[in-house]
Source information:
RNAcentral holds the sequence, with entries from Rfam. The RNA shown here (FMN riboswitch aptamer (RFN element)) has 156 nucleotides and comes from Hartmannibacter diazotrophicus. The model forms 100% of the base pairs in the Rfam consensus. Lineage of the source: Bacteria > Pseudomonadati > Pseudomonadota > Pleomorphomonadaceae > Hartmannibacter.
């Protein structure tokens, strides 16, 4: 120091403020928020000047959770004469990307180079509820997870 196995711990923030109106943290106007890997023209330390460590993007390459999709399942509901059997509509439980949705950046500088650095203006954010239409409220969710990080084993 690398891999490989087990266990555990940890793993998302954000309506203040004024309008309208019977009602609105859901609409207008002004606010706020940025999960987790990578990469790295930037910031910091070290240096044997080779480089090395740390840190560093919502909108640049992945990934994550929910929709959605795909299987099972319900002595069950509906419907087709309807037991089998199709078909819908609910639930459950499983795949985990599968056909899908899963978003959003541009001008100027600076540089040999900008998707990232600096200056400005932009723009995006499941699904269900809701006296009114939500990134910010509730709610599945004391869930789940992309992964980080310990400790013990084995293997080198």
């Nucleotide at each position: 120091c690398u891999u490989c196995g087990u266990u555990c711990u940890c793993a998302g923030g954000g309506c203040g403020g004024g309008g309208u109106g019977a009602a609105a943290c859901u609409c207008c106007c002004c606010a706020c928020c940025g999960g987790c890997g990578g990469u790295a023209u930037g910031c910091g330390g070290c240096u044997u000047u080779g480089g090395c460590c740390g840190c560093g993007a919502g909108c640049c390459c992945g990934c994550g959770a929910g929709c959605g999709c795909c299987u099972u399942c319900c002595c069950g509901c509906c419907a087709g004469c309807g037991u089998a059997c199709u078909g819908g509509a609910g639930g459950a439980a499983g795949g985990g990307u599968c056909a899908g949705c899963a978003g959003a950046c541009c001008a100027g500088g600076u540089g040999a180079g900008a998707g990232g650095c600096c200056u400005g203006g932009g723009c995006c954010g499941a699904c269900g509820g809701u006296c009114a239409u939500a990134g910010u409220c509730c709610g599945g969710a004391u869930g789940a997870g992309a992964g980080a990080g310990a400790a013990c084993g084995g293997a080198u």